This is a predicted structure of a 113-nucleotide RNA (SAM riboswitch aptamer (S box leader)) from a soil metagenome.
The coordinates come from a structure-prediction model, not an experiment, and the mean pLDDT is 77.
RNAcentral holds the sequence, with entries from MGnify.

RNA sequence: UCAUCGAGAAGGGUGGAGGGAUCAGGCCCGACGAAACCCUGGCAACCGUCUCCGUUAUAAGCGGGGAGCCCGGUGCUAAUUCCUGCCCAUGAUUUUCUGCGUGGGGAAGAUGA
Numbered sequence: 001u002c003a004u005c006g007a008g009a010a011g012g013g014u015g016g017a018g019g020g021a022u023c024a025g026g027c028c029c030g031a032c033g034a035a036a037c038c039c040u041g042g043c044a045a046c047c048g049u050c051u052c053c054g055u056u057a058u059a060a061g062c063g064g065g066g067a068g069c070c071c072g073g074u075g076c077u078a079a080u081u082c083c084u085g086c087c088c089a090u091g092a093u094u095u096u097c098u099g100c101g102u103g104g105g106g107a108a109g110a111u112g113a
Base pairs, nucleotide, nucleotide: 001113002112003111004110005109010040011039012038013037014036018029019028020027023085024084025083026082041077042076043075046073047072048069049068050066051065052064053063054062055061081108086105087104088103089102090101091100
């Protein structure tokens, strides 16, 4: 920089009080055992692998689609990235403000190339 983030997937051992990225608010998980580390399994299909189509010169390369795999490189395996925070639109309510609901976009973050 680009792509994706409403799907999916658990047991054991060590450990011993925290954890859900950070800050704040909320809401959750946790002594029926948190984090972390290890083992085994699983999910997924980003890379990889296979295959089809187009282009081309029956090549390479490039572009697009599909399928299976889990042997390889990663990743993931509570809750949408747990939700909100900033901006825009909109709805109900309210004297107004604040606040609330819904939708879209962003910011931040995660993973891969």